Annotation
A computed fold for a 97-nucleotide RNA from Intrasporangium calvum, annotated as Glycine riboswitch aptamer. RNAcentral holds the sequence, with entries from Rfam and Ribocentre. The model forms 91% of the base pairs in the Rfam consensus.
RNA sequence: CGAAUCGCAGCGGGAGAGUUCGCGACCAGCCAGUCGCGGCGCCGAAGGAGCAACUUCUCCCCAGAAUCUCUCAGGCCCCCAUGACCGUUGCGAUGAG
Numbered sequence: 001c002g003a004a005u006c007g008c009a010g011c012g013g014g015a016g017a018g019u020u021c022g023c024g025a026c027c028a029g030c031c032a033g034u035c036g037c038g039g040c041g042c043c044g045a046a047g048g049a050g051c052a053a054c055u056u057c058u059c060c061c062c063a064g065a066a067u068c069u070c071u072c073a074g075g076c077c078c079c080c081a082u083g084a085c086c087g088u089u090g091c092g093a094u095g096a097g
Stems, first nucleotide, its partner, number of pairs: 001097001005093009018040001020039007041076003047072001048070003054064002
């Protein structure tokens, strides 16, 4: 000097599922709209939880993954927001060569 890897931050991309039923409030003549609460239905890509092959071992136990499973949390008109993951830039750590 510097590949790759990890962490943090900015920017960009980024899905899924009811405006379904009832009640109340606001506006209001009704409808419609908005908000709240509850029921049932549903989604999984914040987070959380669970485990296999295999690794190790004489054997057993323990330990170890996810975009898989569960759905506690969260979310389900549009918009907004959230958003695993991906790209890019900067900073730091580490450092093949």